[in-house]
RNA sequence: CUUAAUAGUAGAGGUGCGCAUUUUAUUAGUAUAUUUGGUUAGGUUGACGCCGGUAAGCCAAAUGGAAAGGAAACUGUGCCGAAGCGAUGUAAGGCCGUCAUGCCAACUCGCUGGUGAUGCACUUAAUAAGUGUAUUACUGUCAUAGUUUUCACUAUGGGGAGCUACCGCACAC
Numbered sequence: 001c002u003u004a005a006u007a008g009u010a011g012a013g014g015u016g017c018g019c020a021u022u023u024u025a026u027u028a029g030u031a032u033a034u035u036u037g038g039u040u041a042g043g044u045u046g047a048c049g050c051c052g053g054u055a056a057g058c059c060a061a062a063u064g065g066a067a068a069g070g071a072a073a074c075u076g077u078g079c080c081g082a083a084g085c086g087a088u089g090u091a092a093g094g095c096c097g098u099c100a101u102g103c104c105a106a107c108u109c110g111c112u113g114g115u116g117a118u119g120c121a122c123u124u125a126a127u128a129a130g131u132g133u134a135u136u137a138c139u140g141u142c143a144u145a146g147u148u149u150u151c152a153c154u155a156u157g158g159g160g161a162g163c164u165a166c167c168g169c170a171c172a173c
Stems, first nucleotide, its partner, number of pairs: 008166004014080001016079005022073003033063007042051003046099003083112005089107002093104003113139010141158007
């Protein structure tokens, strides 16, 4: 002087990924409630329990009449394994009248670079949206090979514990 592992800082991909408030549509003239008439001993739950002849439940009519989840738009905000999905386990964390085999969250492990379209499956009120999977299109990045006016282009392949920039120590030369 060059290279330089494990690390650190800052960034890029773009219909980029999440979160929250408000408004709007849908859910829906549905659920529930009241009144009248008819019928009638069951109704509900994963289970216990609870409700029910003071007529629950079911059917019809009348009056009145939601909400949650999901969606779109604006605004704000956190970010680039952003985030999503799956599996088992952990402590027995949270939820309900109680329990958990149910649901939610945290940790651990595994998969996916990103977005779109289409088919199938699941979920849902829904042909909306979401998730998974398969096939494709576009795009970003790196490696290899080729072309080249050295701008850049083409082909193949890889993955985010990646890529770019800066910084940086040991060993070795």
Lysine riboswitch aptamer from Motilimonas pumila, 173 nucleotides, folded computationally.